This is a predicted structure of an 89-nucleotide RNA (c-di-GMP-I-GGC riboswitch aptamer) from Candidatus Sediminicultor quintus. It was read from a public genome assembly, where an Rfam model found it. Lineage of the source: Bacteria > Atribacterota > Candidatus Phoenicimicrobiia > Candidatus Pheonicimicrobiales > Candidatus Sediminicultor.

[in-house]
RNA sequence: CCCGAUAAUAGCAAAUCAAUCGAAAGGUUGAGACGCAAAGUCACAGAUCUAAAACUAUUAAUUUAGUUAAGAUGGCUGGGCUGCCGAAG
Numbered sequence: 001c002c003c004g005a006u007a008a009u010a011g012c013a014a015a016u017c018a019a020u021c022g023a024a025a026g027g028u029u030g031a032g033a034c035g036c037a038a039a040g041u042c043a044c045a046g047a048u049c050u051a052a053a054a055c056u057a058u059u060a061a062u063u064u065a066g067u068u069a070a071g072a073u074g075g076c077u078g079g080g081c082u083g084c085c086g087a088a089g
Base pairs, nucleotide, nucleotide: 002089003086004085011036012035016031017030018029019028020027021026034075040081041080042079044078045077046076047073048072049071050070054067055066056065057064
């Protein structure tokens, strides 16, 4: 340095509930633990999700559908940066 133990010291916190922000996806705080060797951090690449505004078609009707800039997800994958410990190999 790779690697990841029925090891040790720690850590994080899914679903759900309450409050709150947001048009929404979703975020934040508290409770709560499904799990996680990076479930620390970063939207660069892909993937998935939303669709207030705008445009197009449509409707009695911002009614319905599509497109798209914009946004979200790091606990979807890849990748960058940083980090605890030391069994076997």